[in-house]
Context: one part of a larger RNA
Parts: sequence; structure tokens; C1' cells
RNA sequence: UUAUGUGUAAAGCGUCUGUAGGUGGCUUUUCAAGUAUGCCAUCAAAUUCUAGGGCUCAACCCUGGACAGGUGGUAGAAACUACCAAGAUGGAGUAUGGUAUGGGCAGAGGGAAUUUCUGGUGGAGCGGUGAAAUGCAUUGAGAUCGAAAAGAACACCAACGGUUAAAGCACUCUGUUGGGCCGACACUGACACUUAGAGACAAAAGCUAGGGGAGAAAAUGGGAUUAGAUACCCUAGUAGUCCUAGCCGUAAACGAUGGAUACUAAGUGCUGUGCAUAUCGACCCAUGCAGUGCUGUAGCUAACGCGUUAAGUAUCCCGCCUGGGGAGUACGUUCACAAGAAUGAAACUC
Repeated sequence: UUAUGUGUAAAGCGUCUGUAGGUGGCUUUUCAAGUAUGCCAUCAAAUUCUAGGGCUCAACCCUGGACAGGUGGUAGAAACUACCAAGAUGGAGUAUGGUAUGGGCAGAGGGAAUUUCUGGUGGAGCGGUGAAAUGCAUUGAGAUCGAAAAGAACACCAACGGUUAAAGCACUCUGUUGGGCCGACACUGACACUUAGAGACAAAAGCUAGGGGAGAAAAUGGGAUUAGAUACCCUAGUAGUCCUAGCCGUAAACGAUGGAUACUAAGUGCUGUGCAUAUCGACCCAUGCAGUGCUGUAGCUAACGCGUUAAGUAUCCCGCCUGGGGAGUACGUUCACAAGAAUGAAACUC
């Protein structure tokens, strides 16, 4: 110096970009820093181990020796790592031809429904519940037929489907813009992977300012229920829900499963796109790549289950865990307008 883990038992950061750092594919040189080997020096004594010896033995004491290891120097070697130089194309990327898409942003348009208002018809109830009542209604409700306004959400298609880093994204059209996949194989020539810190995005709720406000609806009023009912049910109803500009930065932010690469039986769907065959053409059939599902072998797992989209077999890098409670609390610090968020103990107790 060397521990075990992380789907469900404690534990994968909500997601991405990316700096330092760590790690890094193939071929041929240089060099000798690492690495491996020989030799030299040194690492006080005591101690440990060992060969002997001395106290009658032993403990104890004395003499000698050694293993292992550290540091420095020196010599040669050159496989591996690093370095130097050169090269190649498989990793990665650029260009090119296609293609799918609720990916983002902005603008325009649409119909159904709801509510309100207005006009007509009409005339006694409506509404609601387990049953009722509060409530609405002869100042004409409810019902029905026209006209108008407003706001929010977009039935069917719709899927086990698509797409985005995740959060998320769906009426239709237009503009603009991002990423992906497939094909051919032109170019660069390892340019790669991961990523502490940092930065960006991030549902809902909440906050600030200004608009908007149909429906439904925390809070709240009333009616019921009940022993009570600060609830469930009913009738009303404000914030908020919507838009613009900013903040907050959290979720069972879940696949409760970090990212990358390689390898390891099959079968069967769906999506995108090739190729071959076939055909008048589209299918069918066979086959490749990328994604998304199901069943399942080996293997793994405490079991459940996972199983080429691994929780299998391996390598690299990062985050995190270490009995329950106290506690995601206290204190301190940073951030925030606040609410709070992030970081994050101990005493004590079982």
C1' cells in the first nucleotide's frame, strides 16, 4: 500500500456542454524518465529471525550472520509505458446525395364545446344528492332557436408509434433554425473517452411587475353527514392556472439502472433507411445499418428478475454509500426579493 458495493436492502448528481486531471487504437524509428536486471555505498545500537556460546535449565545475557525492503550512484538491455521523428486508416470528424420527425422559436388562420350578454318562443319549476338542503327562478329561470363577445384547451387520427440531453413536445399553415439516421467513400489523419471545479437548460408549485380571467379550482362562506367533521358529498368562490419580462432551482426530475468501448444463442413485432429479387406497379420473400418493444439460452442475482437496449464477460473515467433514530435537523458559509435551496455535523439513544 492492498476493502465491499450502488434496479428493489445504504448508495447513480435531474440533464447536458466542457476546463484541469485521469485514461487512450495500428506500424516503424529515437531516447532511456518510468519499468526489469547486475554491482557499489548507505539505512546507529537494541528489537525480530537464525547459527553458536554463558548464567545448573528457562526467562535473561554475549558473539556472529541473514531475509525482505528504502535511498543514492554506476553498468549494460530495450519488450512495455512515456518522449522524439515519420507513416497508415479501422476510432473520431468534415464535405456530399437522400430521408423521417408533436425537436426549438416566431407569425397567421380554424372548428367543436363552455360561460356570459342580447333577441324570439314558452310558462313553473330548475339544479343537486345515498337522501336532502343551501343556491337559481313569475323583476320570467330551466328548455329551445338566432345574433354577439371572451378566455382556455385542441376530440377522432393515436399506436406497445415519433422526437428531444433531460425537463418536455400534438388543431392547421407559413417562415426560420437545431440535432439524428441511411447511402456512396472524396478529404483530415487519433484530432478520442471521461470529467473535479465551472457554465447552460430544467415539470409543477411559489415570488416580483404589467396585462388577462371562460372553465375548473387551494384558501374562504354557506348547506349536509357526524358524537364531533377545521374532511370526504353539495352550492358558491379568491389566489393561482393563461400571456409578457425577470426570479426560484426543486420532484417517486424513475428504467428507482452514470457515461464510453469491445465481445457473448436464438425467435418474433414496430419505426426510419438501403440493397437484392419479384412485378405493369405496390406488396410478399431474403438480407444490412440505426432505433424502439416482447419472449428467451448461457451467464449473473439473496430472491424478484436482468438477459446484444445486460443487472452477462472485460477495460477506462466520474458521482455516491458504510447500522436505525437524532436529521437532511443545528451551527457556520454561499445563493435567493421572499418562500427557501445548496453544503452539512454532534451530544444523546436503541